[in-house]
A computed fold for a 529-nucleotide part of an RNA from an uncultured Gammaproteobacteria bacterium, annotated as small-subunit ribosomal RNA, 5' domain. Rfam family: Bacterial small subunit ribosomal RNA. Its family is annotated with ribosome and structural constituent of ribosome in the Gene Ontology.
Context: one part of a larger RNA
RNA sequence: GGAUGAACGCUGGCGGUAUGUCUAAGGCAUGCAAGUCGAACGAGCCUUCUACAUUUGUAAUGAAGCUUCGGCAGAUUUACUCGUAGACGGCAAGUGGCAAACGGGAGCGUAACACGUAGAUAACUUACCUUUGAGUCGAGCAUAAGCCAUGGAAACGUGGUCUAAUACUCGAUAGUCAUGGGGGGACUUAUGUCAUUCCCAUGUAAAACUCCGGUGCUCAAAGAGAGAUCUGCGGCUUAUCAGCUUGUUGGUAGGGUAAUGGCCUACCAAGGCUACGACGAGUAGCGGGUGUGAGAGCAUGGCCCGCCUCAUUGGGACUGAGACACUGCCCAAACUCCUACGGGAGGCUGCAGUCAAGAAUCUUCCACAAUGGACGAAAGUCUGAUGGAGCAAUACCGCGUGCAGGAAGACGGCCUUCGGGUUGUAAACUGCUUUUAUAUGUGACGAAUUCGUGACGGUAACAUAUGAAUAAGGGGUGGCUAAAUUCGUGCCAGAAGCCUCGGUAAUACGAAUGCCCCAAGCGUUAUCC
Repeated sequence: GGAUGAACGCUGGCGGUAUGUCUAAGGCAUGCAAGUCGAACGAGCCUUCUACAUUUGUAAUGAAGCUUCGGCAGAUUUACUCGUAGACGGCAAGUGGCAAACGGGAGCGUAACACGUAGAUAACUUACCUUUGAGUCGAGCAUAAGCCAUGGAAACGUGGUCUAAUACUCGAUAGUCAUGGGGGGACUUAUGUCAUUCCCAUGUAAAACUCCGGUGCUCAAAGAGAGAUCUGCGGCUUAUCAGCUUGUUGGUAGGGUAAUGGCCUACCAAGGCUACGACGAGUAGCGGGUGUGAGAGCAUGGCCCGCCUCAUUGGGACUGAGACACUGCCCAAACUCCUACGGGAGGCUGCAGUCAAGAAUCUUCCACAAUGGACGAAAGUCUGAUGGAGCAAUACCGCGUGCAGGAAGACGGCCUUCGGGUUGUAAACUGCUUUUAUAUGUGACGAAUUCGUGACGGUAACAUAUGAAUAAGGGGUGGCUAAAUUCGUGCCAGAAGCCUCGGUAAUACGAAUGCCCCAAGCGUUAUCC
């Protein structure tokens, strides 16, 4: 000199774009952050309509009959209600499907095939999507919800009974599928692979819905994208860590896995690593990048992107195409909360917010309008992802705080050799402008899509009006280092990055005036080059 996720001191007008718990992976009140589908299903409820029935009730109608001519009586019909059945539409507790493994957060752990890079899989998997081929036949047992009964303070259950499905089960059919056996060919270092012709045996599929357009379902093959595993090389400190290792190193057999493998087990052998640093200890997520530097390099990994790891701590599996699963389950532990003391509930390293810690880091905001995601045939629903607004000079960039004229030069301040000098065209005063500010009016793009649809937002922008009006500080001034005088103080009070300054003429302390540098900032501190 440059840089920063900065902090502190003094000061502070505006806009744009970014960034904002670096510490306690400490504890968390409250709300929200993952749902969706009625075109899979049964029951229930609601609105409207239609048909039937007149069993209940209400209101009207009022025949035959009786009559003291006042009425009594009540057939029939109508409307509403109630009841039964059906249809269009709607609600959503339950069964079922898909999603919940994404998206969002953090960097505890990890010195490792974790990451980066180059390869390998002749050792692998893949829901949704695309393409191709073939199929979708028949039968059955249940169960939730509901109803009845019942336990518990609650959380939550228990028993009986009824019912549906794209839930579950069984059978049929099928090979380009799987398993086993048999024969030949080509290729490969090889376990083997490929193609073809095969041959035989055994085994395993399916689900319907519909507005009739379609959407689904099953098997097989291929693709795309995604994942898994293995290998070479690369990147920290420490020898005041020198020996380490028994599933350890290899083999055989078996188990296990999507798959190779001591991954696991049994048996056999006695190996394997190491001064090219094993083993141990410390520290640390890795990379693209970022800062600096002419470069080599050094330092660093916040925001954004890719990968990894974690989800109170430790362990475990279940479901599923995919998890050993942040807002799923089980067990243990610590902590917090409820309790009728028998027992239960919870997990912000999601978005806000709160306490604590700290030098220090924001709103318990708006919207799904856009982009993207989940579900759905769609309408749409959900989405603290995302889009926005709010707060903070935290950073970068831009703009302003006026412009022109105006005295041999006012007042005041300061200095003075007392002549004057300086502040200083600075002010006053005259003229002008209106960025900005304020007010009023008009008012978007972002909407893709004919119509309709904008949180931001009456925002940006534009026009008009008003009036210099609303807007300057901080640090320095001995040398390094740009900029000096006076007064006060008197080794005191103090200054200081280094050299040092201060003990009566201090350009170094404090103040004043002048001057210098930067400027909505300026200085100080910390860290890196």

Overview:
Its mean pLDDT, the model's own confidence on a scale to 100, is 84. RNAcentral holds the full RNA, with entries from SILVA.